A computed fold for a 146-nucleotide RNA from a Vulcanimicrobiota bacterium, annotated as c-di-AMP riboswitch aptamer (ydaO/yuaA leader).
The coordinates come from a structure-prediction model, not an experiment, and the mean pLDDT is 77.
NCBI's taxonomy places the organism under Bacteria, Bacillati, Vulcanimicrobiota.
């Protein structure tokens, strides 16, 4: 000097997966701050079940749910899958929104024979994983100057 790895802090991204209050715990003899962690409570966000009316005639070819994560064609395989292409859908591109251009994704899991919609009502979740930055238009806010 370069590369890789690890730790901490700040900023940001996917996702509902965030914020606030109180109490305890750990740490080096003691105290304290920030952070961490556990519990309780609140707010916010998200999901499921569940009448009437309406809808549905289907039921081993079982059926259903969360999620963008589906569908079609061709080929291989015959084991639920793999490859290529297309349609459609989703995310990012750093104040916010939209457009154009660019880049990326189309998974995974769950219920257990059972669930249409659904007011009241009932129940559940707040994980995990990452590191993008080109331009124009419009709106909003703040600061400085006159």
């Nucleotide at each position: 000097a370069u590369a890789a790895g690890c730790c901490u802090a700040u900023c940001g991204c996917c996702u509902a997966g965030u914020c606030c209050g109180c109490c305890g715990c750990a740490g080096g003899c003691a105290c304290c701050a920030a952070g961490g962690u556990g519990g309780c409570g609140g707010a916010a966000c998200g999901g499921g079940g569940g009448a009437a009316c309406c809808a549905u005639c289907a039921g081993u070819u079982g059926g259903g749910g969360u999620g963008a994560g589906u569908c079609c064609g061709c080929g291989c395989a015959c084991g639920u899958g793999c490859g290529c292409g297309g349609a459609a859908g989703c995310g990012c591109u750093a104040u916010c929104u939209u457009u154009c251009g660019g880049c990326g994704c189309u998974a995974a899991c769950c219920c257990g024979u059972c669930a249409g919609c659904u007011a009241a009502c009932c129940c559940c979740g707040u994980c995990g994983g990452c590191g993008u930055c080109g331009a124009a238009a419009g709106g909003a806010a703040u600061c400085a100057g006159u």